A computed fold for a 350-nucleotide part of an RNA from Alisma plantago-aquatica, annotated as small-subunit ribosomal RNA, central domain.

[in-house]
Context: one part of a larger RNA
């Protein structure tokens, strides 16, 4: 150093951009650094190998020789790689013309329930359970009606749908705004691909401050159930759920599947946009492009499964694993307000 993985067995970083680096589309054209050849210097002997010889054989000994292979000088090839100079358009991007969308962010409005209070009804229970009981009411509850205030979600449409890099995103309405597909063709000419390290992003929960607090509720109290009940059930309730402006940086952050290219039978379902033929028109029948799901051959796979959205053939780049436990600990170093998170052993053991 090659040779083997990485969905479920050990092993895909949470994602996505990006710097160094690796890796790169197609045509002539310079050069000859890589590559390939010709010859020549060395690269001690000893040893290996291989010939002939010598000890009776053998091991040993002498002798002569070669092969490949480093590094070095010189001629020479030019096909790929690399350089130079000119191109090209299909990768890739711009410009354009439409369209879908819970993609963000910021503001404004909404009506349904709930819960409080208030003012009126009425007059004994409500409320709860498997059944209670704690708990609540004649200081008038529950019930009904009006009426104010709050604070959090936004029924139905809803789908196996739709976006978003991933976390995620749903009541209307408005404003700023990212990305994305599809179609005609115009321009730029490889600007692309991956990505150590960095910087960002990152549910819940937890932390800081600071105002809010309606339901529901870790915690705790009480009430039961039990043999006990630090639990299911009740009945109340702190934290915290929501906002601000910060921090934390982790999840079965899952498709347990890293990204990009290119090729390989089908069938059905839908999402978006094109486009044919027809329709009075919604549909409906082809067909092309991007998307999401179901089934299913070939081919994979240890099975189970995957199957054009591959875990099939195949190339490039990067992350990761190397019996199980000790252990994601220890112990050092960063970061953090803490919780802790990020790197990450060994000793024994089996």
């Nucleotide at each position: 150093u090659u040779g083997g993985g990485c969905g479920u067995a050990a092993a895909g970083c949470u994602u996505a951009u990006a710097u160094a680096g690796g890796u790169g589309g197609u045509u002539u054209u310079u050069c000859a650094a890589g590559u390939c050849u010709g010859c020549u210097g060395u690269c001690a002997a000893a040893u290996c190998c291989c010939a002939g010889g010598g000890c009776u054989c053998a091991a040993c000994c002498c002798u002569a020789g070669a092969c490949a292979g480093g590094c070095g000088g010189u001629g020479g090839a030019a096909a790929c790689u690399a350089c130079u100079a000119a191109g090209c358009u299909g990768g890739a991007g711009u410009a354009u013309g439409a369209c879908a969308g819970g993609g963000g962010c910021a503001g404004a409005g909404g009506g349904a329930a709930u819960u409080u209070c208030u003012a009126a009804u009425g007059g004994a229970g409500c409320g709860g359970u498997g059944a209670a009981a704690u708990g609540u009411g004649u200081a008038g509850a529950g019930u009904u009606c009006a009426g104010a205030a709050a604070g959090a979600a936004c029924a139905c449409c809803a789908a196996c749908g739709a976006u978003g890099a991933a976390a995620g995103c749903a009541c209307u309405c408005u404003g700023c705004u990212g990305g994305g597909c599809c179609g005609a063709c115009a321009c730029u000419g490889a600007c692309a691909c991956u990505g150590a390290g960095a910087g960002a992003u990152g549910a819940a929960a937890g932390c800081u401050a600071g105002g809010g607090g309606a339901g529901a509720g870790a915690a705790u109290g009480g009430g039961a159930u039990u043999a006990g009940a630090u639990a299911c059930c009740c009945u109340a309730g702190u934290a915290g759920u929501a906002c601000u402006a910060g921090c934390c940086g982790u999840a079965a952050a899952c498709g347990a599947u890293g990204g990009a290219u290119a090729c390989u039978a089908g069938g059905c379902a839908u999402u978006g946009u094109g486009u044919g033929u027809a329709u009075c028109g919604a549909c409906c029948c082809g067909u092309g492009c991007a998307g999401u799901g179901c089934u299913a051959u070939a081919g994979c796979u240890a099975g189970c499964a995957c199957a054009u959205u591959a875990a099939g053939u195949a190339u490039c780049c990067c992350u990761c694993a190397u019996g199980g436990g000790g252990a994601g600990u220890a112990c050092a170093c960063u970061c953090g307000c803490a919780a802790g998170a990020a790197u990450g052993a060994a000793a024994c053991u089996c």

The coordinates come from a structure-prediction model, not an experiment, and the mean pLDDT is 87. Lineage of the source: Eukaryota > Streptophyta > Euphyllophyta > Spermatophyta > Alisma.